[in-house]
């Protein structure tokens, strides 16, 4: 430095005030959140490098199917102005989206599955050059 196996640790935030009502953190108003990898006309730094998308691509959970292992399916939502040689990625506004089960009433934010699982990310060992 490369490459294969294997350990080991680590990996999800979120209802604040209010209204109604016999009961909602589930409805109205408002308030808040954003998982991993890629990209990545930006940004920081002498410089190696760092940083930057919920809604562009892809994954993961999660439901559904068949199932001995194991597979195979599903899988949310973006305009508009400005820079500019070009924006899905940058600035500025707006605007939209969120399993499944439970529930004195409908839930992205309670509770439960889950001291699970897990894209993956740090780190170590081995094996070759």
């Nucleotide at each position: 430095u490369u490459a294969u196996a294997c350990c080991u640790u680590c990996a999800g935030g979120g209802a604040c005030g209010g209204g109604u009502g016999c009961a909602a953190u589930u409805c109205c108003c408002u308030a808040c959140c954003g998982g991993c990898g890629g990209u990545g006309u930006g940004g920081c730094g002498c410089g190696a490098g760092c940083c930057g998308a919920g809604c562009c691509c892809g994954c993961g959970a999660g439901c559904c199917c068949u199932u001995u292992a194991a597979g195979g399916g599903u899988u949310g939502a973006u305009c508009c102005g400005g820079u500019g040689a070009g924006a899905a990625g940058c600035c500025g506004g707006g605007g939209c989206c969120g399993a499944c089960a439970g529930u004195a009433a409908a839930a992205g934010u309670c509770u439960g599955g889950a001291u699970g699982g897990g894209a993956g990310a740090a780190g170590g060992u081995u094996g070759a050059g």